[in-house]
RNA sequence: ACUCGAUAAGAGCACACCCGUCGUGAGGCGGGGCCGCAAAGCCAGGAGUCUCGAUCAAGAUCGUUCGAGAUCGUCCGGUUGCCGAA
Numbered sequence: 001a002c003u004c005g006a007u008a009a010g011a012g013c014a015c016a017c018c019c020g021u022c023g024u025g026a027g028g029c030g031g032g033g034c035c036g037c038a039a040a041g042c043c044a045g046g047a048g049u050c051u052c053g054a055u056c057a058a059g060a061u062c063g064u065u066c067g068a069g070a071u072c073g074u075c076c077g078g079u080u081g082c083c084g085a086a
Stems, first nucleotide, its partner, number of pairs: 004084002012037002017032006035073001041079003045076003048071007056063001
């Protein structure tokens, strides 16, 4: 240095839920909260899931197709990083 991840050490983040706020919405942001996380840091490149609009079909719902968006705590991938046992 790379790989790896321990009943180690010092740190970090913050699920659900509640309040406020932004958004048609999925959801985001701030505060509280703390289920968990060795990247639960960052990136929307691939996929999944979700939202909105249009479209085909259709009695309606659902479904097909296309476009725009959301989600990185759904997975894969990229990228940066604390510590140092086996």

c-di-GMP-I riboswitch aptamer from Gemmatimonas sp., 86 nucleotides, folded computationally. Model confidence (mean pLDDT): 86 of 100. Of the family's consensus pairs, 95% are formed in the model. It matches the Rfam family "c-di-GMP-I riboswitch aptamer". About the family: GEMM was predicted in a large-scale screen for bacterial structured RNA regulatory elements.